[in-house]
Molecule: transfer RNA
Organism: Patescibacteria group bacterium
């Protein structure tokens, strides 16, 4: 160089055209409790950028950025 996966809270995954983008760790607060762990309650938080399609995009197309796999 060339093909192919892949990129979503801090981590690990979910949502394959429609809703408010959801769950579990983790992290802020309360509540028990002598303390601390557990338990329960509640709060914050994310679609890699940039263009297309489409009434509507996390989903699908195109290019870029990032990461992994194969050829050479």
């Nucleotide at each position: 160089g060339c093909u192919c996966c892949u990129g979503u809270a801090g981590u690990u995954c979910a949502a394959u055209g429609g809703a408010u983008a959801g769950a579990a760790c983790a992290g802020g607060g309360g509540u028990u409790u002598c303390c601390u762990a557990a338990a329960c309650c509640u709060c914050a938080g994310a679609u890699g950028g940039a263009g297309g399609u489409u009434c509507a995009a996390u989903u699908c197309c195109u290019c870029c950025c990032g990461g992994g796999a194969g050829c050479a």